[in-house]
The part of an RNA shown here (large-subunit ribosomal RNA, domain IV) has 336 nucleotides and comes from Candidatus Falkowbacteria bacterium CG_4_10_14_0_2_um_filter_36_22.
Context: one part of a larger RNA
Formats: sequence, structure tokens, C1' cells
RNA sequence: CUUUCGUUAAGGAACUCGGCAAACAAGCGGCCGUAAUUUAGAGAUAAGGCCUGCCCGUAGCAAUACGGGCCGCAGCUAAAGAGUCCAAGUGACUGUUUAUCAAAAACAUAGCUCCCUGCUAACUCGUAAGAGGAUGUAUAGGGGGUGAUGCCUGGCCAGUGUCUGUACGUUAAGGGGAGGGGUUAAUCCCGUUCGCGGGGUGAAGCUUCAAACUAAAGCGCAGAUGAACGCCGGCCGUAACUAUAACGGUCCUAAGGUAGCGAAAUUCCUUGUCGGGUAAGUUCCGACCUGCACGAAUGGUACAACAACUUGGACGCUGUCUCAACGAAGGACUUG
Repeated sequence: CUUUCGUUAAGGAACUCGGCAAACAAGCGGCCGUAAUUUAGAGAUAAGGCCUGCCCGUAGCAAUACGGGCCGCAGCUAAAGAGUCCAAGUGACUGUUUAUCAAAAACAUAGCUCCCUGCUAACUCGUAAGAGGAUGUAUAGGGGGUGAUGCCUGGCCAGUGUCUGUACGUUAAGGGGAGGGGUUAAUCCCGUUCGCGGGGUGAAGCUUCAAACUAAAGCGCAGAUGAACGCCGGCCGUAACUAUAACGGUCCUAAGGUAGCGAAAUUCCUUGUCGGGUAAGUUCCGACCUGCACGAAUGGUACAACAACUUGGACGCUGUCUCAACGAAGGACUUG
């Protein structure tokens, strides 16, 4: 010097991003006592105060209670065995998670809601047989979203999606086959060394192209649907101080954000402004509303209980610090 410990005058968080670490105290014993709030269960061992040994006696089966006495600074005499409170955010809760840097506000959850499914169910696995679903049957099963509970959950169906409808339009294969092309028996014309050669027309068959017409879903079309994906404006003017605008005008839109909340886990400007707390507060709490860019199951808001969660404050306590000192045991170091 370092690791792990122990003690410390005075002060007591001045340390620090932050009381991180450490310390304190009370200790699931007894008696008394116990607030706000609340879903009336809780909060709660709230908080806080006092007692605790040993001996004798009385009562009692005993635990224990009462009375008297004894000693010490100290009696749950050792060890072990919750620090507490106030306020806010988030998530209701118990639970789950990144085995090996994240335990959380993330996931799950009960509850709520939407969609599908009538049973050979939907759905999933498998090429199939078959299996699961389920030896279940809509108070059941599958899928999506939200996330206890209380109060609520506004407007828009124009776009996208889904569902329903289907007269008409469009539309594939298939059906259909008008008509056309190719091929050549035959026939006609020309030439002919009569073997045939060239050209025109062209039946049947074979082959090929193929119009009209017919023809499903889909799409077009019509409607419904938001706890489906989603979306929820601008400009100008106006009241007898000023300011502001209940009001009016105008443009656009499918409709222009309702209730509630709001500088918020969301606020850029911003350390917004006011109030509280402090001697002093970019954090915190309560308000305001000018919401850059909250907002209603992509849930809004409130909330008791709960939390190794996040934030602010207080008491107690302390070597975290002012500011360091001493000691112990390992290591380092020296010698062997």
C1' cells in the first nucleotide's frame, strides 16, 4: 500500500447522481394505545408508551395474576430475531421474465369486450390415414384486444378491412360453332418426246384458326359495421376602459377532439407563471392552461391494499463526509 474487519473527540448527510455503503433502533414476548384514508376486509405489529431478573408467599390443575423481599450502571443481561413516517408516479393484487450485465412501469392475471364455432364444430398438427380440440357441446371450445374495482367509454363508415345483398356491367376454363386456312380424289385449261408436266376450281376425310351466343367466384354496384385498421381543421371580425370573445362571416372535410386529465414516464420554447416546502429548491408537491406533439378498451380518469419498482421530503442513526487516526487478521515486501 491492498483485502476483510474493529473502535473513534466535536459535528451529523455538510458526502454523493442518489444516505450507495455502513450504522442505529425496535426486536412475531406481555399490558396500554393506535391517524388519515378505505373496496369496511384493511391500513395495523400503524405510530407511540410502559414492563421483563432472582427468592418467598397467596390463589390456581397449570399457564399466570397479585403481595412482599434481594442484587446490579444495565434483568427478553449471551446468540438469533422488522428502522419508521409523510407525499407523488406507475402497475390493481399473489405470480412470470432476459440460465451467464436488465426483475421492471415489461409479460401474465381475474374481470370486460369483439369475432368465429350446431358437432364428422371452429381451430391446430399431418401428403394421408389419423390425432388433438373432447370421451367436451354455446354457462362449451378457438382467436383478437383491453387489463382488479368505482365513474365512464364522445363524433366520423369518405379511405382500408370485414359482413350482407345481388337486378345490371365486366370476367376464365369449358360448352358452342358462323366462317376462314392447309392438304387432294375429281374436274377444267395449256403444253406434250402420250410416260406425263404446269396452272385454275375443288368434294369427302384429316387438320388448323375461330366470331356470335352461353358461362362461376371475384371486381364494379348497393347497404351495414369502430371494445374493426384508423381519423377527429384553418382564416377573419365582433361587447360602452383594456383584455378576451358567448356571437358572426368564410374556406375545406367523412367528421372536425366530447367527458375527464393536462409544463404530465407526454411541454420544444422552459429553471413557463403563481403558491408550498428550504437560509438558499433546474428536482418535488398543489394550482393555472399558451396541450410544439393528452384523450377515452392502441382505453380515459379516480383509487384502498400490495411493490428488492421510480421520485421528493422528515425523524432516528451513523467515518458517507468535515478529516482523518489507531488497531486486528490475510496479501504485498525482506530473510530463510